The RNA shown here (SAM riboswitch aptamer (S box leader)) has 158 nucleotides and comes from Streptomyces sp. Lineage of the source: Bacteria > Bacillati > Actinomycetota > Streptomycetaceae > Streptomyces. Of the family's consensus pairs, 97% are formed in the model. The RNAcentral record of the sequence draws on Ribocentre. Its mean pLDDT, the model's own confidence on a scale to 100, is 79.
Parts: sequence; structure tokens; C1' cells
RNA sequence: CGCUCAUCCAGAGGGGCAGAGGGACACGGCCCGUUGAAGCCCCGGCAACCCUCCAGCCGGUCUCCGCCGCACGACAGCACAGUGCGCGCGCGAGGCUCCCGGCUAGGGAAGGUGCCAAAUCCGUCUCACGGCGAAAUGCGUCGUGAGGAAGAUGAGGA
Repeated sequence: CGCUCAUCCAGAGGGGCAGAGGGACACGGCCCGUUGAAGCCCCGGCAACCCUCCAGCCGGUCUCCGCCGCACGACAGCACAGUGCGCGCGCGAGGCUCCCGGCUAGGGAAGGUGCCAAAUCCGUCUCACGGCGAAAUGCGUCGUGAGGAAGAUGAGGA
């Protein structure tokens, strides 16, 4: 940075400085906070994105088989058998020692990040379903579910 992908209902807090706010922004709600908010520092922890180990499976890959194409066979010409070749095709069969990639399950934690109230605290936009509003496929409202937007974090890219 109007870029790509993945994840976001789990988990993990003490001390010091500081002194009134904080939960991204806006609005609505609901919370946290003078029993000390934000911010900064120290120590501790959580997790496992990057990293790494192991197993299985799949693909690349290798062998075989079938098909297709081409050449030889081959002669005036055409075709069969057969032989050879092909970055050819096949959810055909088998191998998988080594190498590469992917997926799934499990383990590790030195390092790079991240994180340590509440689901990203909840809602806001769209769709579906249900309740209610006197009836309605419409409208309003409440609830549930799915998706999106925005945001955060990581790994990449420009």
C1' cells in the first nucleotide's frame, strides 16, 4: 500500500513510574478504571504464524498396461501382426530408496513476531428462518443462523 493468503467463541499477569481515562474509528449498548485508566520500563507467562521433528495420505517422479499419434514393416497403393519413438492421453495397475510440493494428525520451543478483561466485548450492511405488531409475500421490531464490511496479527508480494 483500496495487494495476496491464513487465523480471530481457546490460552496467558505481577511489580515500578505515571495520574484520568480506556475497550481501533462513528453512533447505540454493555463493561473496565482513584481498591489506580492510557502510556513507558522490568520480570513472568500464553500460544505456535514463521522455524523444526515424526507418521500417514495425495501429487510430481519411476516401472508396467491400455489408448492415440508418428516412423519402420512396405511392396504401385491401403491395412493387419510386430518393433521403436512421444515434455501425448488414461480416478488403469504397481513402486515410492532418494529428491520436491501439498494435505491431515501428533511432538518441540532456541530464535523472529504477536498476545496476556469480556467472541475482534456486542450491534450497525446483505440474505434466510422464527416470534410479535389486528391480516399481508410489504413495513417495523426482537431473536437465531449464514455471509460481508471494517479492524487486528502473521507469512508473503510490490